[in-house]
């Protein structure tokens, strides 16, 4: 980089350096010189993979698997807004200058685990 799988209405931020942009993409609708990306420190947040503990199942055993618990000097990840909303389809309500509103399912794109 690709392909597989799983998750997203919840949670958590300060200081310094920096000096204009950032939310992926388009459109919309936000953040930003009261300081954008970036990078650094310290600090948090959660529980995907890892320890640990515990019930249950396998399994002659060593152990393994499922659940559940736990934050654990580990491996990521995240710390504005639902993944800020929408983009494509399908129902419903309205409307009839094609649209609002609500709902369902997909698509992208992110994250973690495995393969490659």
């Nucleotide at each position: 980089g690709u392909c597989u799988c799983a998750u997203g209405c919840a949670g958590a931020g300060u200081g310094g350096c920096a000096g204009a942009g950032g939310g992926a993409c388009u459109g919309g609708c936000c953040c930003a010189g009261u300081g954008a990306a970036g990078c650094c420190a310290c600090g948090g947040c959660a529980a995907c993979c890892g320890g640990u503990u515990g019930c249950a199942g396998c399994g002659c055993g060593a152990g393994u698997u499922u659940c559940a618990a736990u934050g654990c000097a580990g491996g990521u990840g995240c710390c504005a807004a639902u993944u800020c909303c929408a983009g494509c389809c399908c129902c419903g309500a309205c409307g009839a200058g094609u649209g609002u509103c609500g709902g369902g399912g997909g698509a992208a794109a992110a994250u973690g685990a495995g393969a490659u």
A computed fold for a 116-nucleotide RNA from a Verrucomicrobiia bacterium, annotated as SAM riboswitch aptamer (S box leader). The coordinates come from a structure-prediction model, not an experiment, and the mean pLDDT is 86. NCBI's taxonomy places the organism under Bacteria, Pseudomonadati, Verrucomicrobiota, Verrucomicrobiia. The sequence was found by an Rfam model in a public genome assembly.